[in-house]
RNA sequence: GGGUGCUUAGCUCAGCUGGCAGAGCGUCGCCCUUACAAGGCGAAGGUCGGCGGUUCGAACCCGUCAGCACCCA
Numbered sequence: 001g002g003g004u005g006c007u008u009a010g011c012u013c014a015g016c017u018g019g020c021a022g023a024g025c026g027u028c029g030c031c032c033u034u035a036c037a038a039g040g041c042g043a044a045g046g047u048c049g050g051c052g053g054u055u056c057g058a059a060c061c062c063g064u065c066a067g068c069a070c071c072c073a
Base pairs, nucleotide, nucleotide: 001072002071003070004069005068006067007066010025011024012023013022019056027043028042029041030040031039049065050064051063052062053061
């Protein structure tokens, strides 16, 4: 230098053919317990890596940039 894949909640990851952003774990509150753990109920937490474009509408499609991993030279 060229190519492929990935980037979504604090962490690990879903998200189908463009139409309300989710799960598990964790965190916080309450219940339970003498207390802790386990268990039950509930809650908070996201500019979907940045910018631009297409579209009535974009996490999803297109371009570009950045980061990470791998392959070729």